[in-house]
Context: one part of a larger RNA
Molecule: large-subunit ribosomal RNA, domain III
Organism: freshwater sediment metagenome
């Protein structure tokens, strides 16, 4: 200098009660204002305990502070199915031989590895101060082992199918979710009207099973034969004869079950007043309807759009009283890791509790073409003088 500048978006507060040495800021009610493709919710990535409970207030908090993301103690993340580990590969990478260099090393095959992709299987409610597709209750499903019947040509690091894919575009079948109506429970004060009416709130229900529908694909089958498929093939490709028009694959919803359960507006009891316990009523039906699923479909157009395992078939060494494979029962298996919170932010990145920035899902009503705007709804805030 100066008690000056400032005190970080002008969304925005007031009351009453607790609590306390003390209350503008904590707690809890009511009133009001503010976002609602966000300033809700749910994951990824970072973070690494910030998460709940208790006690506390010296610092930190751009002011108080009894409050906290701060100090200190105690708690708190439960998985065959979610994610990763595993099993596959892509771009990198790595790299036996191998190839170049005087040499370090450099490229590089096969393989190896490396997800941002491919590849088995779980839903519904319900509980906790804090965790759930993980605990619990109900109801399910996959993969291996082993035993036991039945039945039987079984086998790969091979070959073959399959997985197996671009953009636009157009209609068509659905559901989600929304609106009304019906039912079911409550109120019916004020008032010009109403009890046959008006007003408020509820009508919710999954995964698996069984049926196989809109609709989309492909002709199907049996034989004979083959220079292809590095060998071999009964399989895949090639040609050729017969038989038959359904036959096989795909596949949304819907029905039924699942569930005589659960959940449920609400009432009732207790008390420690906000929490346990109990006990429950209707739970139809039309209409709108998606950017969602049928759909990797279907149409059309060049710039012609991974790979490779899991699956199925075939053989080939073998084995062929065995083992193996295929059903159908029962027994055990399913380890390890991650899961607390935050996550358009006061917990990431940005020296800060910083008006920057940060990838991907949900997507109510009213207006509307619209994910725009405006005002809302669940739900969150009122941005620490």
């Nucleotide at each position: 200098g100066a008690g000056u500048a400032g005190c970080g978006a002008u969304a925005a507060a007031g009351g009453g009660a607790g609590u306390g040495a003390a209350a503008a800021g904590c707690u809890c009610c009511c009133u009001c204002g503010c976002c609602g493709a966000a300033a809700a919710c749910c994951c990824a990535a970072g973070g690494u305990u910030u998460c709940c409970u208790g006690c506390g207030c010296a610092a930190c908090g751009u002011u108080c502070a009894u409050c906290g993301g701060c100090g200190c103690a105690g708690g708190g993340u439960g998985a065959g199915u979610c994610g990763g580990c595993c099993c596959c590969u892509a771009a990198g990478g790595u790299g036996a031989g191998g190839c170049a260099g005087a040499g370090a090393u450099g490229c590089g095959u096969a393989g190896c590895u490396g997800a941002u992709g491919g590849g088995a299987a779980a839903c519904a409610g319900g509980u906790u101060a804090a965790u759930a597709u993980u605990c619990c209750u109900g109801u399910a499903c996959c993969u291996g082992u082993a035993u036991a019947c039945a039945a039987u040509g079984c086998g790969a690091u091979g070959u073959g199918g399959g997985g197996a894919c671009g953009g636009a575009g157009a209609a068509g079948g659905u559901u989600a979710g929304g609106u009304c109506a019906g039912c079911c429970g409550g109120g019916u004060g004020u008032u010009g009207g109403a009890u046959g009416u008006c007003c408020c709130g509820g009508u919710u229900c999954a995964a698996g099973c069984g049926u196989g529908u809109a609709g989309g694909c492909a002709g199907a089958u049996u034989c004979u034969u083959u220079a292809g498929g590095c060998a071999a093939a009964u399989c895949c490709g090639g040609a050729g004869a017969g038989u038959c028009a359904a036959u096989g694959c795909c596949g949304a919803g819907g029905c039924g079950u699942g569930a005589u359960a659960a959940c449920g507006a609400g009432c009732g009891u207790a008390c420690u007043u906000g929490u346990a316990c109990g006990u429950g009523a209707a739970g139809u039906g039309a209409u709108u309807g998606a950017u969602a699923c049928c759909a990797u479909g279907c149409u059309u157009c060049c710039a012609a759009g991974a790979a490779a395992a899991g699956c199925c078939a075939c053989u080939a060494a073998g084995c062929u009283u065995c083992a193996g494979u295929u059903g159908u029962a029962u027994a055990g298996a399913g380890a390890c890791c991650g899961u607390a919170c935050c996550g358009c932010a006061a917990a990431c990145c940005g020296a800060c509790a910083c008006a920057g920035g940060u990838g991907g899902g949900u997507a109510g009503g009213a207006u509307g073409a619209g994910a725009a705007u405006u005002c809302u709804a669940a739900g969150g805030c009122g941005c620490u003088u």